[in-house]
RNA sequence: GCCCUCGUAGUCUAGCCUGGAUAGGACGCAACCCUCCGGAGGUUGAUGGGCGGGUUCAAAUCCCACCGAGGGCG
Numbered sequence: 001g002c003c004c005u006c007g008u009a010g011u012c013u014a015g016c017c018u019g020g021a022u023a024g025g026a027c028g029c030a031a032c033c034c035u036c037c038g039g040a041g042g043u044u045g046a047u048g049g050g051c052g053g054g055u056u057c058a059a060a061u062c063c064c065a066c067c068g069a070g071g072g073c074g
Stems, first nucleotide, its partner, number of pairs: 001073007010027004020057001029045005050066001052064003
């Protein structure tokens, strides 16, 4: 330098190919309940699309550029 894959919450991850309703799950965190105690159990809650642009009535999803991570080739 070229090619491929990936980037979603504090962590991991589903959905993306085939655009549509409030972005789902696990762990973690907070409050409350329960309990002799809580690090067990229950309920509720907060935290979200790397960044910019394009297409579209509508973009996590499609397209382009950039940034970052991993791999391959030279």

Model confidence (mean pLDDT): 80 of 100. A computed fold for a 74-nucleotide RNA from a Microcaldota archaeon, annotated as transfer RNA. Taxonomically the source falls in Microcaldota (Archaea, Nanobdellati). The sequence is in RNAcentral, with records from ENA. Rfam family: tRNA. Gene Ontology term of the family: triplet codon-amino acid adaptor activity.